[in-house]
RNA sequence: AGAGUUUGAUCCUGGCUCAGGAUGAACGCUAGCGACAGGCUUAACACAUGCAAGUCGAGGGGCAGCGGGUAGAUGAGCUUGCUCAUUUAUGCCGGCGACCGGCGCACGGGUGAGUAACACGUAUGCAACCUGCCCGUCUCAGGGGGAUAAUCGUCGGAAACGGCGUCUAAUACCCCGUAUGAAGCUGGACGGCAUCGUCUGGUUUUGAAAGAAUAUCGGAGACGGAUGGGCAUGCGGCGCAUUAGCUAGUUGGCGGGGUAACGGCCCACCAAGGCGACGAUGCGUAGGGGUUCUGAGAGGAAGGUCCCCCACACUGGUACUGAGACACGGACCAGACUCCUACGGGAGGCAGCAGUGAGGAAUAUUGGUCAAUGGGCGAGAGCCUGAACCAGCCAAGUCGCGUGAGGGAGUACUGCCCUAUGGGUUGUAAACCUCUUUUGUCGGGGAGCAAAAGCCGGACGUGUCCGGCUUUGAGAGUACCCGAAGAAAAAGCAUCGGCUAACUCCGUGCCAGCAGCCGCGGUAAUACGGAGGAUGCGAGCGUUAUCCGGAUUUAUUGGGUUUAAAGGGUGCGCAGGCGGUUGCUUAGGUCUGAUGUGAAAGCCUUCGGCUUAACCGAAGAAGUGCAUCGGAAACCGGGCGACUUGAGUGCAGAAGAGGACAGUGGAACUCCAUGUGUAGCGGUGGAAUGCGUAGAUAUAUGGAAGAACACCAGUGGCGAAGGCGGCUGUCUGGUCUGCAACUGACGCUGAGGCUCGAAAGCAUGGGUAGCGAACAGGAUUAGAUACCCUGGUAGUCCAUGCCGUAAACGAUGAGUGCUAGGUGUUGGAGGGUUUCCGCCCUUCAGUGCCGGAGCUAACGCAUUAAGCACUCCGCCUGGGGAGUACGACCGCAAGGUUGAAACUCAAAGGAAUUGACGGGGGCCCGCACAAGCGGUGGAGCAUGUGGUUUAAUUCGAAGCUACGCGAAGAACCUUACCAGGUCUUGACAUCUUGCGCUAACCUUAGAGAUAAGGCGUUCCCUUCGGGGACGCAAUGACAGGUGGUGCAUGGUCGUCGUCAGCUCGUGUCGUGAGAUGUUGGGUUAAGUCCCGCAACGAGCGCAACCCUUGUUACUAGUUGCCAGCAUUAAGUUGGGCACUCUAGUGAGACUGCCGGUGACAAACCGGAGGAAGGUGGGGACGACGUCAGAUCAUCAUGCCCCUUAUGACCUGGGCUACACACGUGCUACAAUGGACGGUACAACGAGUCGCAAGCUCGCGAGAGUAAGCUAAUCUCUUAAAGCCGUUCUCAGUUCGGACUGUAGGCUGCAACUCGCCUACCCGAAGUCGGAAUCGCUAGUAAUCGCGGAUCAGCAUGCCGCGGUGAAUACGUUCCCGGGCCUUGCACUCACCGCCCGUCA
Repeated sequence: AGAGUUUGAUCCUGGCUCAGGAUGAACGCUAGCGACAGGCUUAACACAUGCAAGUCGAGGGGCAGCGGGUAGAUGAGCUUGCUCAUUUAUGCCGGCGACCGGCGCACGGGUGAGUAACACGUAUGCAACCUGCCCGUCUCAGGGGGAUAAUCGUCGGAAACGGCGUCUAAUACCCCGUAUGAAGCUGGACGGCAUCGUCUGGUUUUGAAAGAAUAUCGGAGACGGAUGGGCAUGCGGCGCAUUAGCUAGUUGGCGGGGUAACGGCCCACCAAGGCGACGAUGCGUAGGGGUUCUGAGAGGAAGGUCCCCCACACUGGUACUGAGACACGGACCAGACUCCUACGGGAGGCAGCAGUGAGGAAUAUUGGUCAAUGGGCGAGAGCCUGAACCAGCCAAGUCGCGUGAGGGAGUACUGCCCUAUGGGUUGUAAACCUCUUUUGUCGGGGAGCAAAAGCCGGACGUGUCCGGCUUUGAGAGUACCCGAAGAAAAAGCAUCGGCUAACUCCGUGCCAGCAGCCGCGGUAAUACGGAGGAUGCGAGCGUUAUCCGGAUUUAUUGGGUUUAAAGGGUGCGCAGGCGGUUGCUUAGGUCUGAUGUGAAAGCCUUCGGCUUAACCGAAGAAGUGCAUCGGAAACCGGGCGACUUGAGUGCAGAAGAGGACAGUGGAACUCCAUGUGUAGCGGUGGAAUGCGUAGAUAUAUGGAAGAACACCAGUGGCGAAGGCGGCUGUCUGGUCUGCAACUGACGCUGAGGCUCGAAAGCAUGGGUAGCGAACAGGAUUAGAUACCCUGGUAGUCCAUGCCGUAAACGAUGAGUGCUAGGUGUUGGAGGGUUUCCGCCCUUCAGUGCCGGAGCUAACGCAUUAAGCACUCCGCCUGGGGAGUACGACCGCAAGGUUGAAACUCAAAGGAAUUGACGGGGGCCCGCACAAGCGGUGGAGCAUGUGGUUUAAUUCGAAGCUACGCGAAGAACCUUACCAGGUCUUGACAUCUUGCGCUAACCUUAGAGAUAAGGCGUUCCCUUCGGGGACGCAAUGACAGGUGGUGCAUGGUCGUCGUCAGCUCGUGUCGUGAGAUGUUGGGUUAAGUCCCGCAACGAGCGCAACCCUUGUUACUAGUUGCCAGCAUUAAGUUGGGCACUCUAGUGAGACUGCCGGUGACAAACCGGAGGAAGGUGGGGACGACGUCAGAUCAUCAUGCCCCUUAUGACCUGGGCUACACACGUGCUACAAUGGACGGUACAACGAGUCGCAAGCUCGCGAGAGUAAGCUAAUCUCUUAAAGCCGUUCUCAGUUCGGACUGUAGGCUGCAACUCGCCUACCCGAAGUCGGAAUCGCUAGUAAUCGCGGAUCAGCAUGCCGCGGUGAAUACGUUCCCGGGCCUUGCACUCACCGCCCGUCA
């Protein structure tokens, strides 16, 4: 000293939470010792029992009890005068219960209920007071008297206790004498502060214990001191205003009473005062202080232990005694409670020390001693003392010590744990060896605290000192010291996601649980539980509670108020606060010096004492305060003067929807009357309700009524705000300018208070044209209590009275001064120029815009401040609850003003940023629409999917981006599924051991896997030891898994999208997230290029480089080709390589050239040339990223799961099921056609387990035979549409071919489930397809055939090839998708968002 938490991220505001310290604590786990200090915070609740205040015989009367003495009697023993015992008498002695008397009991000890008060603290005052015991000084102590308790007697009563009678004493009581005193009256002198004080006279009244005892203690009076109290005063310390008025002894006076003393303290009379917004009164709470805790401090909180003061003593009241009490262990009365009782009556008071019950989370022993310290009494010894000193219990606190040290060992083995299986860690741990012994245990020794006091002696100061003797310790045989044995007897608690030091495994699976805040847990949890390890503290550690801190989060130090919470709607103004220039004065504030005080303890510093520390002792400092006496005079304040600049007045001018009242004007709307006129009008997005043939709307004329004032008109004017608009008049407020005549600070703000205060609303009475809540009807709609339409009542208008609120906003209180400018505009003034219109300069007052410094979280504000300062007022302190409830005030009501809490959340919020989104905007693109061509959706079939079914119908794919997809080909196999039959180191791999017995073939059984038997009796290398391959057997490590998780992953792929984007470095801007660059003007297919620009560059993408196709040159001519020359049936052959073609290398196209447009650019348009022209066509190529997109079943792979099975083998079945739904296709519905016949022209490819010519057979599929070909050579291979003919003639047909039957063919162990093909026969639906929807822009669509992969066989699918070969595009309004810029946003999981209400 800060940190976490609002957001995708940022800055700010703002709350919540944490880290620190503390405690009279409690609870949980744990526990060795000691020292010091502490221990009912709750029920001021009730208390059993014991103790806590007595003492004095040197005050007294006495003698119950005890001891002794004296005298007597009796008995016993016996040394016949002694001893012992019993008993009687005797107060004679020691002493002494109770009694009289003295002192004490008012201290000490406890508690904090009450008390908001002179109770406390502090500082003063008493000229208004008292003070026992103690000290000092002076004086006195003379003489008498009468009682009474105890005792005794008697009586009453259960008891407590009491009555009566008799006796007696005193240091008890009373009287007299004595008086320098006191009080009253009355003189004189001096002094002061008003009442008065001091000194000194006179007169009246008023006092004592000649005691005790032996040398001291007492007694009385007076004065003084000390101590302790009493009273009064200033100042200080608390919450509520939702407590605003309180007060009759109340405030004062005169006179009395009372008191130690002043005083309404009490009383009589008189006056009407006194207190209060500077908070009276009331209510609530509370003992106050020194101090304690915390804090940097200022502050905040507390008042336990210790000290001071106060108050209280079962509750309430009262006085008595006394120096002192209205009295804790005294009295009386009343009350409640408890106890005793003979029922008549009595007793009691732990908030003393222990202790008990109760309450409570919670707080100790019915201990020891008066040894010390202190107190009471006493001459003293001494007695009493639950004060005190000690001990006991309690980790409740602070402090100290220990639970071992060295080696072993810088690391070996094991266990737990983890692991990449190599190891790591526990762990400078242990075992083991050596050493030490604090503390504990045992034994021995053993303090100080002890000084006094008493007695004796001495000295002198005559009550003190010195010496000697005797005696006193509860604690305690304690502290301490010595010795012995022996590492022996001694470690836990919390935490480990971030904050916050410390990490892994297992279990669990939004469960159990954790959590101070954020938050963790839904199958890989460092956050739950356990374990290992680690961190922190340590005889303690955590938790809970409370206080301060952090929190500048109540801000004096030290905050804010446009938008985050917060400026009152407006002004006027009392109190209050603040206030111009100058002179003199004062000394209240202010500053300063001194004095006194601020108790001790505590805090701080230094020193000292316990072995150290805590603790204790001593000294100092501090105690920021208060009071008194001096000093200073700048400033603030007070007093007295002066001034003019603030403020106001005057004079001369100016503008204005400023206000009130009265009058008046035109346009328009509506209504009425009449004329003209006829079928509609009106209204809307479109309609309807409505009006109209009973004559509307329209039009013309005349009239009526009410309300509002077009143009002018303007970020123009006026007003305090609300607000104010035709014109004229009357009355009236304010403002501005100029002049400088007057006053002379008269000013600013303003709690309460008062005024004004839009609209709506209320009351009474008018008025009512238009408009128009409510209401009615018509529409819209899923509904429409709305928006739209037709009507329409209150109201809107006037007068009078209320209401008192608004986003009453500039969301910005008022005033004053200062601080760059630029440019409009309104109203003035001065100057210059000017014939005029005008223009320019200066200045004052308003009203706007832009902008600098400065400020601000930013946005923004910026001489009209949100800048720099001052003065005053209002208001704010997290969100919700709530501007609600209650109370009070106001109001006729509606309602307004003031204004909480419980509870609940961890946020709510401001500004700005990036995206995404918008039925926002701008620009642009795409077969996106449009323009076209052809389809799908209807039929039949094929194929895939869903669903259903099934033993199984294996699994995956799911909008676009799943559905002729994985699958380039399920009869067995494939195959993962099902049923049944089998195997268990395994079908497959490696290692170890043994053997070398194999494999293949045959037979039998079986559905087969398999089993049995037969036959059979290895190979390679060699250093001859052996090794390797292969096979079999055994063992365990392990194999195996198309089992799960694509949301643990790699790799691969789809999609946006071949869309033009996505980023970086440096710089700059911004507090920052971020921005800039990448935006802008053009242009492009393109972030393509150019220009501009706080940007300059760069990267991934675009383009190009690659392949193919289109032209051509060169090279090369076999299997290709043939112009010319020969030749053949035939490029068949010779020959040739010109051509075609093949396949290598090149060329070619670059907006290069011309014209125009454009900005002298980029580029575009047109043209020339060219095979090709503006990317020539096509392909490959897919940025950053998105979709937790797809795939664990291609493969790889973490974790989990199975292991005689979820692995492996076999047979059969299934993946081919079938009411149905969807996708993708094929074939059609026909004449642009079908059928038949003839006839022409390709390209890409494939082929030896193959393609197969030719020939023969078959209607055909095909079969038989067989040449050629490892391919520019041979074969597949007849291309088809086309063209030329014939026929059909619009029909379910000579269209269409599904479905059925029969007979065949091919492949293959095998075509039943379940293949393909052929021939004949059968001949279904279907006549161009609803809503909807798909593809395509040129060699494209459409149409036609051909080839290939897979493959034994199986193609309408897929991948390729060529043939024929169109139509249309005006254009970008709309639909879909995309790109850029901009704007709004409460979204950011990003509109499939967020979120409100109701119901469950």
Molecule: small-subunit ribosomal RNA
Organism: uncultured bacterium